[in-house]
Model confidence (mean pLDDT): 81 of 100. This is a predicted structure of an 88-nucleotide RNA (Glycine riboswitch aptamer) from an Actinomycetes bacterium. The model forms 91% of the base pairs in the Rfam consensus. The source organism's lineage runs through Bacteria, Bacillati, Actinomycetota and Actinomycetes. Its Rfam family is "Glycine riboswitch aptamer". Its family is annotated with glycine biosynthetic process in the Gene Ontology.

RNA sequence: AUCUCCUCCACGGGAGAGUCCCCGCGCACGGGGCGCCGAAGGGGCAACCUCCCCGGAAACUCUCAGGCCGAAGGACCGUGGAGGAACC
Numbered sequence: 001a002u003c004u005c006c007u008c009c010a011c012g013g014g015a016g017a018g019u020c021c022c023c024g025c026g027c028a029c030g031g032g033g034c035g036c037c038g039a040a041g042g043g044g045c046a047a048c049c050u051c052c053c054c055g056g057a058a059a060c061u062c063u064c065a066g067g068c069c070g071a072a073g074g075a076c077c078g079u080g081g082a083g084g085a086a087c088c
Stems, first nucleotide, its partner, number of pairs: 004085010018034001020033005035068003041064001042062003048056002
């Protein structure tokens, strides 16, 4: 230096579910009601790490939060860059 891993930045891709009912309203906005979604975040169990304890741990699960026109957001993926770790 390359490969690998972690964090951050930029660009591109990126799903699901009522533009339902009532009231106030110009409205897709605000409040209430019922029904839903899971891929911000959060919680839970678990394969596994590991022989045991502790601990960690999912795209599974729960829907607290968030979301159900669009916008925004969006796990994750790709490309480029910066820093770090490990190995050599």